The part of an RNA shown here (small-subunit ribosomal RNA, 5' domain) has 522 nucleotides and comes from a Chitinophagales bacterium.
[in-house]
Context: one part of a larger RNA
RNA sequence: GGAUGAACGCUAGCGGGAGGCCUAAUACAUGCAAGUCGAACGGUAACAGGGUAGCAAUACCGCUGACGAGUGGCGUACGGGUGCGUAACACGUACACAACCUGCCUUAUACUGGGGCAUAACCUGGAGAAAUCUUGGCUAAUUCCCCAUAACAUUAUAGAGUGGCAUCACUCCAUAAUUAAAACUCCGGUGGUAUAAGAUGGGUGUGCGUCCGAUUAGGUAGUUGGUGAGGUAACGGCUCACCAAGCCAACGAUCGGUAGCUGGUCUGAGAGGACGAUCAGCCACACGGGCACUGAGACACGGGCCCGACUCCUACGGGAGGCAGCAGUAGGGAAUAUUGGACAAUGGAGGCAACUCUGAUCCAGCCAUCCCGCGUGAAGGAUUAAGGCGCUCUGCGUUGUAAACUUCUUUUCUCUGGGAAUAAAAACUGGCGUUCACGCUGGCUUGAAGGUACCAGAGGAAUAAGCACCGGCUAACUCCGUGCCAGCAGCCGCGGUAAUACGGAGGGUGCAAGCGUUAUCC
Numbered sequence: 001g002g003a004u005g006a007a008c009g010c011u012a013g014c015g016g017g018a019g020g021c022c023u024a025a026u027a028c029a030u031g032c033a034a035g036u037c038g039a040a041c042g043g044u045a046a047c048a049g050g051g052u053a054g055c056a057a058u059a060c061c062g063c064u065g066a067c068g069a070g071u072g073g074c075g076u077a078c079g080g081g082u083g084c085g086u087a088a089c090a091c092g093u094a095c096a097c098a099a100c101c102u103g104c105c106u107u108a109u110a111c112u113g114g115g116g117c118a119u120a121a122c123c124u125g126g127a128g129a130a131a132u133c134u135u136g137g138c139u140a141a142u143u144c145c146c147c148a149u150a151a152c153a154u155u156a157u158a159g160a161g162u163g164g165c166a167u168c169a170c171u172c173c174a175u176a177a178u179u180a181a182a183a184c185u186c187c188g189g190u191g192g193u194a195u196a197a198g199a200u201g202g203g204u205g206u207g208c209g210u211c212c213g214a215u216u217a218g219g220u221a222g223u224u225g226g227u228g229a230g231g232u233a234a235c236g237g238c239u240c241a242c243c244a245a246g247c248c249a250a251c252g253a254u255c256g257g258u259a260g261c262u263g264g265u266c267u268g269a270g271a272g273g274a275c276g277a278u279c280a281g282c283c284a285c286a287c288g289g290g291c292a293c294u295g296a297g298a299c300a301c302g303g304g305c306c307c308g309a310c311u312c313c314u315a316c317g318g319g320a321g322g323c324a325g326c327a328g329u330a331g332g333g334a335a336u337a338u339u340g341g342a343c344a345a346u347g348g349a350g351g352c353a354a355c356u357c358u359g360a361u362c363c364a365g366c367c368a369u370c371c372c373g374c375g376u377g378a379a380g381g382a383u384u385a386a387g388g389c390g391c392u393c394u395g396c397g398u399u400g401u402a403a404a405c406u407u408c409u410u411u412u413c414u415c416u417g418g419g420a421a422u423a424a425a426a427a428c429u430g431g432c433g434u435u436c437a438c439g440c441u442g443g444c445u446u447g448a449a450g451g452u453a454c455c456a457g458a459g460g461a462a463u464a465a466g467c468a469c470c471g472g473c474u475a476a477c478u479c480c481g482u483g484c485c486a487g488c489a490g491c492c493g494c495g496g497u498a499a500u501a502c503g504g505a506g507g508g509u510g511c512a513a514g515c516g517u518u519a520u521c522c
Stems, first nucleotide, its partner, number of pairs: 001522004006518005013374006019367002021332001026330003030327003035074003040071002043067002047065003050061004081285003091209007100202002105198008113147004122137002125134003153178005159172005183190002211257003218248003223245008260282004264275004287308005310321004338364001340363003346360001347358004377408004387399005413459006422449001428443006466511005471492003477506005487494002
């Protein structure tokens, strides 16, 4: 000199863009953050409409729009948070899988036949303070089960060919065995099953790279390898039985400390050094620890079980909970924001769709925390006014064209008026291509931000300057006070009676809505 997720002191006009618990992965009141589908199902708790009976009050009927609770499907493994752990194939990069899986989506082929048993809701009885549990009975399905059919699927056996670094792989063919399905419909379709291929996403292995300590020198028994078995989507001591005695290490094993890694960021001419906030990719975690279930995918932040700590409810028998989601609270701290608006856009889940949900996201609020931009007026104006300060003191110098005064301008400001883009659509509707598939085209509808940005008009210099420094380094000097005192100080050093170094004043210098100080890095 540059830089910062900064803090502190003094000061503070505006706009645009960004950023905002670095500390206690401490504890959490309250609200919200993952639902959706009635075009899978039995149904009808609420609302609205309708129907039947009745003069009416009213009663009844799921009949319709819809739909609480329930069964079922898909989603909840994404998105969002944090950096505890981890020195590791965790990450980065480059390869490999002849050792693997992949819901939704795309392409292709084939199929979608028949039957059955249940169960929730509901009714009923019971237990309990509650959470909730339970007896008996009825019922549906795209729930569950059985049969049929069946191959380029799977398994076994036999044969032929091609290829590979090996275990082997691929192709063709034969025989035998095994295994599928679900309906709904506006009649157009939408679904379901099997296989093959793709895409996407993952899993696994390997080379190289990845902090400090030798005042850590030996470490290791499932340890290293083999055979066999089990297990997995898959290879493998992954696990187990048996056998052998190996394996790693001064090219640093083991142990200890520290740490999420990277793209990148800061600095530097570069080499390098330091860092890893925001944004993006990967990993790990979800009160501490362990475990599996479901599922295409989890060993699962707002799922389950067990142990533990803590908090809460209790009728003392027993129960409930998990903000490292968004706000917010307490605590810690030098220190870090609103218990805001909207699904209008982008994206996600479900749905044929309308649509519903979405603290993702888009916006607004707070904070000079940072970067950038603008303004606080411009021109003229000498009696060089008054006042202040200084001096060689009837006076002169300086503050200083500074002010007053004259003319001008209106960025900003106040008031008034107008007023966006962001919207493309989907749905609905008209036309065309060949049809309510699909495509093209016209119409209609939808804006949180926001009456904001922006534009126009009116008014009036009107609303707007501080902070640090002035001995040298280092731009900028005099007077007064003090008298090794009070104090200053980044280093050298100032202060003991003429202090440009302390304190005040006048003047000056630097930067400027900031300026200084502190901390840290280069």
The prediction has a mean pLDDT of 85.
Taxonomically the source falls in Chitinophagales (Bacteria, Pseudomonadati, Bacteroidota, Chitinophagia).